[in-house]
């Protein structure tokens, strides 16, 4: 100098008229985002609701930790990729049981001998599975030794499985030498899960017809995923017909925000100070001019915690490689 990684910031402010909302009060103060998007996950709140158990579904899957909580995150391990900085991971279990695995090949579930060696001997017999061949896998691998030839036959060194030990990974100690592979294959195994959702749900006001039929009805019916059992309840469901469609809460002081101390590798937890930053209701948050150029992606509806997605451009901050000079 140029080329990667990883993490972060902004993505608009001031001012001046005029205009809408909210709070408060007679003059101030605030007002659409990093993602507000998705609705993919977890929750707070609400109601069912006065209990509940069991099956069935569901959902997670290396260890520890942090959290309200989670499949988020932080920090280790394990495997794959990249010179590397770093990425990514659906990361229990195939010795419980089923299931698939084409073609090729001699055989792909209980072994068997196509070529091959070696021994008697003669057209056959007997040993072998070390070499060759087929395949994504061929019944442990490498190397001595040893044998007619060869083999866990011996042995050393992985590997496999057994007890104990470790957070996972790992150490030790022994053991026999059969075991193909898949589980985002069905299953098994641990653990977790109760449903609906602010159009929740609670108050007031006014209006009407305190209507009319038909079925079921205690050996019955309903009562927030299914089924059973258990509690509680006395009524359910359908049709016709006819009033009302307004208003108020919920509604934003939060698992809340910044900054500092202490702890901890870090997520984060505790304590001090200081701060309050949108609540519409067909739906406000907006025009103009000056400083100045303000872009991409894009617009609150109960709320936070996360993830995933899309982003014009400016900036920071640590690490890696490569080349040159010194």
């Nucleotide at each position: 100098u140029g080329a990667g990684u990883u993490g972060g910031u902004c993505g608009a402010g001031c001012u001046a008229u005029c205009g809408c909302u909210u709070a408060a009060u007679u003059u101030u103060a605030a007002g659409a985002g990093g993602a507000a998007a998705g609705u993919c996950c977890g929750g707070a709140c609400u109601u069912c609701a006065a209990a509940g158990a069991g099956c069935a579904g569901a959902g997670u899957g290396c260890c520890a930790g942090u959290u309200a909580a989670c499949a988020a995150c932080u920090g280790g391990g394990g495997g794959a990729c990249g010179u590397g900085a770093g990425u990514c991971u659906a990361c229990g279990g195939c010795u419980a049981g089923u299931g698939c695995a084409a073609c090729a090949g001699a055989a792909a579930g209980u072994a068997u001998a196509c070529c091959g060696c070696c021994u008697c001997a003669u057209u056959g017999a007997g040993g072998u599975a070390a070499g060759g061949g087929u395949g994504a896998a061929a019944u442990g691998g490498u190397g001595a030794g040893g044998u007619a030839a060869g083999a866990g036959c011996u042995c050393a060194c992985c590997g496999c499985c057994u007890a104990a030990u470790u957070u996972a990974g790992u150490u030790u100690a022994g053991g026999g030498c059969a075991g193909u592979g898949u589980a985002a294959a069905c299953c098994c195994c641990a653990c977790u899960c109760g449903a609906a959702g602010c159009a929740a749900u609670g108050c007031c006001a006014a209006a009407u017809a305190g209507a009319g039929a038909u079925u079921g009805a205690a050996u019955u019916a309903u009562g927030u995923u299914g089924c059973u059992c258990g509690c509680a309840u006395a009524c359910a469901a359908u049709c016709u017909g006819g009033g009302u469609a307004g208003g108020c809460a919920g509604c934003a002081u939060g698992a809340g925000u910044g900054u500092c101390u202490u702890g901890g590798c870090a997520a984060c937890a505790a304590g001090g100070c200081a701060c309050c930053u949108a609540g519409a209701u067909a739906a406000a948050u907006g025009a103009u001019g000056g400083c100045u150029a303000a872009a991409a992606c894009a617009g609150a509806a109960u709320c936070c915690g996360g993830c995933u997605u899309a982003u014009a451009g400016a900036c920071c901050a640590a690490c890696u490689c490569a080349c040159a000079c010194c």

Predicted 3D model of a 326-nucleotide RNA (Bacterial RNase P class A) from an uncultured SAR86 cluster bacterium. Rfam family: Bacterial RNase P class A. The family's RNA type in Rfam is ribozyme.